[in-house]
The part of an RNA shown here (small-subunit ribosomal RNA, 3' major domain) has 470 nucleotides and comes from an uncultured bacterium.
Context: one part of a larger RNA
RNA sequence: UGACGGGGGCCCGCACAAGCAGUGGAGUAUGUGGUUUAAUUCGACGCAACGCGAAAAACCUUACCUGGGCUUGACAUCCGGUGCUAUCCCCUGAAAGGGGGAGUUCCCGCAAGGGACGCCGAGACAGGUGCUGCAUGGCUGUCGUCAGCUCGUGUCGUGGGAUGUUGGGUUAAGUCCCGCAACGAGCGCAACCCCUGUGGUUAGUUGCCAGCAUUAAGUUGGGCACUCUAAUCAGACCGCUUGCCGAUAAGGCAGAGGAAGGUGGGGAUGACGUCAAGUCCUCAUGGCCCUUACGCCCAGGGCUACACACGUACUACAAUGGCCGGUCCAAAGUGUCGCGAACUCGCAAGAGGGAGCUAAUCGCAUAAAGCCGGUCUCAAUUCGGAUUGGAGUCUGCAACUCGACUCCAUGAAGCUGGAAUUGCUAGUAAUCGCGGAUCAGCAUGCCGCGGUGAAUACGUUCCCGGGCCU
Numbered sequence: 001u002g003a004c005g006g007g008g009g010c011c012c013g014c015a016c017a018a019g020c021a022g023u024g025g026a027g028u029a030u031g032u033g034g035u036u037u038a039a040u041u042c043g044a045c046g047c048a049a050c051g052c053g054a055a056a057a058a059c060c061u062u063a064c065c066u067g068g069g070c071u072u073g074a075c076a077u078c079c080g081g082u083g084c085u086a087u088c089c090c091c092u093g094a095a096a097g098g099g100g101g102a103g104u105u106c107c108c109g110c111a112a113g114g115g116a117c118g119c120c121g122a123g124a125c126a127g128g129u130g131c132u133g134c135a136u137g138g139c140u141g142u143c144g145u146c147a148g149c150u151c152g153u154g155u156c157g158u159g160g161g162a163u164g165u166u167g168g169g170u171u172a173a174g175u176c177c178c179g180c181a182a183c184g185a186g187c188g189c190a191a192c193c194c195c196u197g198u199g200g201u202u203a204g205u206u207g208c209c210a211g212c213a214u215u216a217a218g219u220u221g222g223g224c225a226c227u228c229u230a231a232u233c234a235g236a237c238c239g240c241u242u243g244c245c246g247a248u249a250a251g252g253c254a255g256a257g258g259a260a261g262g263u264g265g266g267g268a269u270g271a272c273g274u275c276a277a278g279u280c281c282u283c284a285u286g287g288c289c290c291u292u293a294c295g296c297c298c299a300g301g302g303c304u305a306c307a308c309a310c311g312u313a314c315u316a317c318a319a320u321g322g323c324c325g326g327u328c329c330a331a332a333g334u335g336u337c338g339c340g341a342a343c344u345c346g347c348a349a350g351a352g353g354g355a356g357c358u359a360a361u362c363g364c365a366u367a368a369a370g371c372c373g374g375u376c377u378c379a380a381u382u383c384g385g386a387u388u389g390g391a392g393u394c395u396g397c398a399a400c401u402c403g404a405c406u407c408c409a410u411g412a413a414g415c416u417g418g419a420a421u422u423g424c425u426a427g428u429a430a431u432c433g434c435g436g437a438u439c440a441g442c443a444u445g446c447c448g449c450g451g452u453g454a455a456u457a458c459g460u461u462c463c464c465g466g467g468c469c470u
Stems, first nucleotide, its partner, number of pairs: 007470007015460002019424005026315008034306002042053002064301007073125001077124002079121005087102006106115003127290002130288003136284002138279003141275001143273001148187006154163003167178003193267004198234007207224003212221002237261001240255002243253003317417001321376007333364003338357002343352003383414001388409007430452007
């Protein structure tokens, strides 16, 4: 000077408390450990590993295993020789590969040759998801969106260093005010950026429909007032108050006006640094190692195993409910290798069909919870749906290992969960559905969107984390 203390003072945070819903018990999904295995590829391990890398493991992916093959190689540059290449067929083989046939005669050109591509040969070399994240770059997590971290000059101290940055107030904030041997400055805070909440102007198709006419329908004529769209502007600043508190300050409390009030709500934005944190398997890269193999191609298998243990989720245990019928209201997206309407067939998954749409025009696309009516009557049930049998659909070369979905049958555990433990302060929790990325197919995961919509906060003694002074 820091760090630490079951030292002190001050302060903050869903940290506790007050509440609501959960997890921990069940079944399933998924990740991990362990075990097993020829292989179950590798990494990640308190918070900050464990629905994580993986925004898609049937083949591919794929890095693992078994077997079959190749050795200048699947890929790059250079040299020599040769031929255009492509494309199609046959034999063999699990394929890779091997053998044979058909077929054709590229471009530039100063006519020497050069270029692209294929094959053969020689070597320089290629190649490595092999090791080291404790050799590294880059990127990322974390403390933490916490309010801090520093510098120049000056001053003080023998010096390390201090001062400034401490103190009195105040703030979400090292935010601002006052004071002060300090005076200034930088990185952070805030603001500038985006979305959202109000209004004006401009614009009016693919959007909208008040009045007029019209229709099955904003369908059409018509109109651009309204909604909306998307560009621009205004608006909020403690600006106003005879208000109160405060030190005459900063500021706080209250009120008015206002769509909005004290950072309006949300996002993006992450200081100096910490953890030799994570990543050599995104990429890049030093060193080491392999070079007829630790490289490369292919088939099949594995990553999906299963006594068990843990994490994260989904579905439930029912009547605020299940089932049946009717009926109302979204937002945000996405679509030409695509979305695919009407109509027809099928109980259904789906099939046929092919209009329209490069999309404010057409499609995905019925939102669901809700509301109305009926039924069930407390039961392991008309709850719950696991598991299993059968029959199918779709994608795809191919669903045995190992896909999703449909129908019929089957109908397991489970009657609210021990110790313990998580999230959340408002359009939040809870609950309800919708979309997207990945993607041939596959979502209970992830990322978004809207619908319905609470309870509680006395307070800071205590638990956890953090800030300042001592």
The full RNA is in RNAcentral, with records from ENA, Greengenes and SILVA.